[in-house]
Context: one part of a larger RNA
Molecule: small-subunit ribosomal RNA, central domain
Organism: Tussilago farfara
Parts: sequence; structure tokens; C1' cells
RNA sequence: UUGGGUGUAAAGCGUAUGUAGGUGGCUUUUUAAGUCCACCGUUAAAUCCCAAGGCUAAACUUUGGACAUGCGGUGGAAACUACUAUGUUGGAGUACGGUAGGGGCAAAGUGAAUUUCCGAUGGAGCGAUGAAAUGAGUAGAGAUCAGAAAGAACACCAACGACGAAAACACUAUGUUGGGCUGACAUCGACACCGAGAGACGAAAGCUAAGAGAGCGAACGAGAUUAGAUACCCCAUUAGUCCUAGAUGUAAACAAUGGAUACCGGGCGUUGUGCGUAUCAACCCAUGCAUUGUUGUAGAUAACACGUUAAGUAUCUCGCUUGGGGAGUACGUUCGCAAGAAUGAAACUC
Repeated sequence: UUGGGUGUAAAGCGUAUGUAGGUGGCUUUUUAAGUCCACCGUUAAAUCCCAAGGCUAAACUUUGGACAUGCGGUGGAAACUACUAUGUUGGAGUACGGUAGGGGCAAAGUGAAUUUCCGAUGGAGCGAUGAAAUGAGUAGAGAUCAGAAAGAACACCAACGACGAAAACACUAUGUUGGGCUGACAUCGACACCGAGAGACGAAAGCUAAGAGAGCGAACGAGAUUAGAUACCCCAUUAGUCCUAGAUGUAAACAAUGGAUACCGGGCGUUGUGCGUAUCAACCCAUGCAUUGUUGUAGAUAACACGUUAAGUAUCUCGCUUGGGGAGUACGUUCGCAAGAAUGAAACUC
């Protein structure tokens, strides 16, 4: 490499868009490139195989015959792939009517809490802990009341719930905008699926520049604990956390499960929506599509578990894997302000 694999043993890119490329509904037709059939040519000699011959035999050797695949040519077949042309509607899309939603972006605003400041009352304690101490307080703390300011986050509702490609997304109302689901009749007529490279998005932390800074809080400092305590506990607090514009491009980015299509028993729920039934109405009952759970049949699995949301049965397509360590290291290259990221060995060793 092939083959076999890829939830947990090595292995699914963090996610989607999409170029090349691979693959691809039904019907009729054309051509004959692939495909299939027949014949012809060629496929050096030697070798191999067969039959004879020659060395006393054999090995060896001579003569003759046979042989395969490939390539080319001629003639034919037309099911399949491909090509040509025509249709078709089931896949895909569009229009129309509904509909749910923390989907995105922008710019406003409310309230609770916290902290600080100011004023008042008041007068010795407060705070912290297992216990303390550091700490803050007669320069009037803590407590209570009134007022002001600031920043960050949005209790209840709240769900095993919704939405989004993923990351993510929740106070309220407004503007703007993407996608989904559903319904019936139209419309278009295979326009589809995957997708190497590529570009796009991508938590937290960290980075650059300008702001902001209530609470929390790496590092550092102090107090304890302890044999020690570079920790757990405690006091204080800087970066950071927040915003704007960039850059970074990684996570146990997890369902550790790539995407698409079709098929294969059920039960019990959930969310959205439709229909039937029922009714004054809402429930109730039955049922379709989509979503999201649970239990479990067949099947599959090493087992655990999976099981119409498959890890079942199949097809298409991309990524990845090939004993452990060395090592996600070295070197080189690309990217980055840096931190580092991406790509990614070998010696050696078991």
C1' cells in the first nucleotide's frame, strides 16, 4: 500500500459554505467511447508445456508443434455506464397562506442587589474562622433612616423546554434581518449529494490600542494551619473580568458517534403545526408532518451499551487510523506583535 477499521481499544477535521473532483430520480430516442461477441494481425529468439530425435541413460541438447496476456484492425450487439435529443414529477428549488422561537445586529430604558460618597440617629464594638490573627473602628466604625453616584449581571417565569451550522443565545420594549416548521393549490423540471485545496465563523484565557473599573479576582503581599505549606482557610489587592477596534484560532470545541439518501416492530412522553371528532367555549378522544426525550423488539456489538435521532440493513462521498514510549518533540516551512498555532519525523528503547 491493500485489507480491516474509526461511541469507550489507534482513528470523525470545532462548525458550516463551496471550487476541482467523485457519485447521482423516472420515460423514450441517438451515437457506439466504456462494455460484450466473432474474425484477422502482432505479441523476436531463448525459456515453460507437448511429441519425436541425438549423446550407452539422465541432466543436457536438436527439430516440430502448442501456448497466454496485452496492443492494433475489421465486422457486429445495444441491456448497463457515457453521449445526443425529448418528455415526466416523486428528489431539489420558487411563489402563496399560516406559525413558534433566549436565532443575529443596532440603539434606548426599568427594577432588585452590591459598593462608594453625603447627611441624620447613636456610641463600642465590627468583621473573619474549626479556633484565631492579619484587617477596619472614638479622626465615630458596625447598625438604622434619607439622598446621590457608579459598574456589572439579569431572581421568579424556567422545563428532561425553545432557537442556532457550531461556538453560542434569557430583564423590557422598539427598529432591522437570517433560518426553520406547517398547509393546500400552483410553478420550475434533476437544477441533486459529498466535497481535496480555498475563503468564512469559531468558548475561555492570553495579546495590541483607546476607554471603563461596582463586585469578583490569577500573580504578588500579609495572617493562620503545618514537621514544612511555594496549598486548602482568612485579610487586602494588581492584571483580568466589561466596552470599542484589531489580532490570536485553540478546548474533554463531547453525543468522545462526519455528511447525505432509502429501508426495517412497538409502548410512553415533549415542543410546533395541521386535520377529524366533540362542544356555547375550552378541555377530552383519534390522527398526519416536523422537533426533542425515554423504554425496548429484530438486528448488530468484545462487552458496556446502540436500537426509525442506530452503533441495524444498504448506497454515495470526505476526514482520519496502523504497537507503547521517544513526541505532538526536533528540523524545515507557513502563519502570528508575542504567546504560540498548523504541518510533522528519526535515532534509540520496550